[in-house]
The prediction has a mean pLDDT of 80. Transfer RNA from Candidatus Yonathbacteria bacterium RIFCSPLOWO2_01_FULL_47_33b, 82 nucleotides, folded computationally. The organism belongs to Candidatus Yonathiibacteriota, within Bacteria. It matches the Rfam family "tRNA". The family's RNA type in Rfam is transfer RNA. From the family's description: Transfer RNA (tRNA) molecules are approximately 80 nucleotides in length. The RNAcentral record of the sequence draws on ENA.

RNA sequence: GCCGGAGUGACGAAAUUGGUAACCGUACACGACUCAAAAUCGUGCGCCGCAAGGCUUGUGGGUUCGAGUCCCACCUCCGGCA
Numbered sequence: 001g002c003c004g005g006a007g008u009g010a011c012g013a014a015a016u017u018g019g020u021a022a023c024c025g026u027a028c029a030c031g032a033c034u035c036a037a038a039a040u041c042g043u044g045c046g047c048c049g050c051a052a053g054g055c056u057u058g059u060g061g062g063u064u065c066g067a068g069u070c071c072c073a074c075c076u077c078c079g080g081c082a
Stems, first nucleotide, its partner, number of pairs: 001081007010026003019065001028044005046055003058074005
C1' cells in the first nucleotide's frame, strides 16, 4: 500500500428484511433478609433539563417519511496479502 472484519450504557452483549435504541448478563447504588456478612430477593442505573421534553450506536456527511442497520470519507483495533 491492497483486501476483509469489528467499534452500541461503566463492562460484556442483543437488536430478524431499514420501523419505539439499549433486551439479557456483569458491575455499581439503595432497600429487604441476617447478630453481622456472603448468597438470595426487590428497585434503580447513558447525557442535558425543575419538568415537559430534547440528545445519544467511533467521527463527519449523504440517502430515506424513517438509519445501529444502506452509501461516501475519515479515526481506532483485529486478521490476511504484498